[in-house]
RNA sequence: UAAGUGAAUUGGGCAAUCGCGGGUCGCUUAGCGACUCGAGGAAAGUCCGAGCUCCAUAGGGCAGAGUGCUGGAUAACGUCCAGUCAGGGUGACCUGAAGGAAAGUGCCACAGAGAUAUACCGCCGGCUUGGCCGGUAAGGGUGGAAAGGUGAGGUAAGAGCUCACCAGCAGCCAGGUGACUGGUUGGCUAGGUAAACCCCACUCGGAGCAAGACCUAAUAGGGAGGAAUUAAGGGCUGCUCGUCCGCUCCUCCGGGUUGGUCGCUAGAGGUGUUAGGCAACUAACGCCGCAGAUAGAUGGUUGCCGCCUCGCAAGAGGUACAGAACUCGGCUUACAGAUUCACUUAUGAA
Numbered sequence: 001u002a003a004g005u006g007a008a009u010u011g012g013g014c015a016a017u018c019g020c021g022g023g024u025c026g027c028u029u030a031g032c033g034a035c036u037c038g039a040g041g042a043a044a045g046u047c048c049g050a051g052c053u054c055c056a057u058a059g060g061g062c063a064g065a066g067u068g069c070u071g072g073a074u075a076a077c078g079u080c081c082a083g084u085c086a087g088g089g090u091g092a093c094c095u096g097a098a099g100g101a102a103a104g105u106g107c108c109a110c111a112g113a114g115a116u117a118u119a120c121c122g123c124c125g126g127c128u129u130g131g132c133c134g135g136u137a138a139g140g141g142u143g144g145a146a147a148g149g150u151g152a153g154g155u156a157a158g159a160g161c162u163c164a165c166c167a168g169c170a171g172c173c174a175g176g177u178g179a180c181u182g183g184u185u186g187g188c189u190a191g192g193u194a195a196a197c198c199c200c201a202c203u204c205g206g207a208g209c210a211a212g213a214c215c216u217a218a219u220a221g222g223g224a225g226g227a228a229u230u231a232a233g234g235g236c237u238g239c240u241c242g243u244c245c246g247c248u249c250c251u252c253c254g255g256g257u258u259g260g261u262c263g264c265u266a267g268a269g270g271u272g273u274u275a276g277g278c279a280a281c282u283a284a285c286g287c288c289g290c291a292g293a294u295a296g297a298u299g300g301u302u303g304c305c306g307c308c309u310c311g312c313a314a315g316a317g318g319u320a321c322a323g324a325a326c327u328c329g330g331c332u333u334a335c336a337g338a339u340u341c342a343c344u345u346a347u348g349a350a
Base pairs, nucleotide, nucleotide: 001346002345003344004343005342006341007340008339009338010337012305013304014303015302016301017300018299020038021037022036023035024034025033026032027031040321044332045331047330048329049328050327051326052208053207054206055205059241060240061239062238064204065203066202067201068200069083070082071081072080073079084098085096086095087094088093099199100198104197105196106193107192108191120140121139122136123135124134125133126132127131148166149165150164151163152162153161167189168188169186170185171184172183173182174181175180212262213261214260215259222253223252224251225250226249227248233245234244235243269288270287271286272285273284274283275282276281306319307318308317309316310315
């Protein structure tokens, strides 16, 4: 200097003027005035987890669902941190649907002789010789995969038959909290697939702010008929045991309501310093008060500036993704441009 990898910040500012919503204060209170606050890193998706509300006083089993290497963090999670192993990359790094095939069942099409096991071609031997019998699985062919691989010896020809070096598996020793790693011994060696059914371990009530609570309101806490009857029935993922409530259920006629208040913003909140920890994060001490709308506010106009592109200049053009609706922790997706830090590779110079 170029090309990359990982992490982070920002993504508009200032002024004037007019217009909106909330809060506080004041006043001559259907309102007016002053001050102050007012949309994100994803507010999106609604994919997970919770807080909160109700069922409900709230247990067990079966079914069902989720996660799946080890150790930690967290309110919890399918999230995050640190590791181990596998795969990809020259590398920095990235990805992982990463328990079990020796509990069982299933599948591996086609090709091929044969895919839980065989002998098509071939090689060797024998004989009654263009055939038959026996041995073989090293060579060839088919295939994604063919009785661990390569080489040597040996053999009638061959084969872990033997040996050397590797791979897998098993035993032993050492290190590590652990996943696992290293060493050594053994000739033990018929595969893959569980994002196939299944087995194992751990976890899991349901519904949801349109939850829910209150106020207001009545020819009227109304009328008629039927069923059942001292236990019928009911308790919201399904079934069931236990348990709790408990004189109910069905049909018709009719009255009131469609409105308002709360929930609704002080939160597992934000932020600074210190300490612990590799880190995620935790603790202590300070500081701050940062939207609460309800047909749904947070804006319009003008000027100057910032940044980017073109241009000698003047100047011209452009300035991303995108808008809260109970609130948080994540994940996923979208994003013009600008800036910072660390690391890798290549080339060159000192």
The RNA shown here (Bacterial RNase P class A) has 350 nucleotides and comes from Firmicutes bacterium UBA5500. The sequence was found by an Rfam model in a public genome assembly. Its mean pLDDT, the model's own confidence on a scale to 100, is 76.